[in-house]
């Protein structure tokens, strides 16, 4: 001095799937318990190449699982665009 990478803040966009059934409470959409069905894009878990003499360990995703979460709207939301900021690599 400073990112095309990382993180933070603001802002715009942002999918899927029962406003299911029974009981209790509250009563304004709600909460708890039980039942059946379903979704993947918070979070979490799993791994191929690679690496290793070998084993263990390590090892990505919008892939897989569905523990958690979710299945009207709202909220949340991976991720993407824009603006601002911070530290750092590099020079």
């Nucleotide at each position: 001095u400073c990112a095309u990478g990382u993180c933070c803040c603001g802002u715009g966009g942002g999918a899927g799937a029962g406003a299911c059934c029974g009981g209790c409470c509250g009563u304004u959409u709600g909460g708890c318990c039980g039942g059946c069905g379903c979704c993947g894009a918070a979070g979490g878990c799993g791994c191929a190449a690679c690496a290793c003499c070998g084993c263990c360990c390590g090892g990505a995703a919008u892939c897989g699982c569905u523990c958690a979460g979710g299945c009207a709207g709202a909220a949340g939301g991976a991720c993407c665009g824009c603006g601002g900021g911070a530290a750092u690599a590099g020079c």

A computed fold for a 91-nucleotide RNA from Allochromatium palmeri, annotated as Glycine riboswitch aptamer. It matches the Rfam family "Glycine riboswitch aptamer". Rfam describes the family as follows. This family represents the bacterial glycine riboswitch. Its mean pLDDT, the model's own confidence on a scale to 100, is 77.